[in-house]
RNA sequence: CUCUUAUUAAGAGUGGUGGAGGGAAUAGGCCCGACGAAACCCGGCAACCUGCAGUUGGCUAAACUGCAAAGGUGCUAAAUCCUACAGUUUUUAAGAAUCUGAAAGAUAAGAG
Numbered sequence: 001c002u003c004u005u006a007u008u009a010a011g012a013g014u015g016g017u018g019g020a021g022g023g024a025a026u027a028g029g030c031c032c033g034a035c036g037a038a039a040c041c042c043g044g045c046a047a048c049c050u051g052c053a054g055u056u057g058g059c060u061a062a063a064c065u066g067c068a069a070a071g072g073u074g075c076u077a078a079a080u081c082c083u084a085c086a087g088u089u090u091u092u093a094a095g096a097a098u099c100u101g102a103a104a105g106a107u108a109a110g111a112g
Base pairs, nucleotide, nucleotide: 001112002111003110004109005108006107007106008105013042015041016040017039021032022031023030026084027083028082029081043076044075045074048072049071050068051067052066053065054064055063056062080104085101086100087099089097090096091095
C1' cells in the first nucleotide's frame, strides 16, 4: 500500500510543556482557538486483540454471555461536525427538509 470482516449518534481533563493554528482530502457550509490551536507528556475513556469464568457444541473448532484491565492498539469538541452519489417521503415547482443505502474516511483483527 491492497484485500476481507466488524464497529463508527455512548464514553473520556478547570492538569503540565508549547505558542497559532485546527476540525482527513476536494468543494460548499458551519464551528473550535490568546478565556490558549496543533504537537508532546501526564491523567482519563472504551473493550477490538487479550486474560479468566460460563453456555451451546462437531468437545484443542466455532459462536455467544459475563467479569477484568496486566499487556498490544485506539480514542479523549460538535454524529466520522454537516452536505456531495443513488433511492424514498413531504412540498405545485424552485428550493428546502425526512428516512434508507452506497462511496470516502477512521479504528481494530486477519490475509497478501

SAM riboswitch aptamer (S box leader) from Oceanobacillus indicireducens, 112 nucleotides, folded computationally. Of the family's consensus pairs, 97% are formed in the model. It matches the Rfam family "SAM riboswitch aptamer (S box leader)". From the family's description: The SAM riboswitch is found upstream of a number of genes which code for proteins involved in methionine or cysteine biosynthesis in Gram-positive bacteria. It was read from a public genome assembly, where an Rfam model found it. The organism belongs to Oceanobacillus, within Bacteria. Its mean pLDDT, the model's own confidence on a scale to 100, is 83.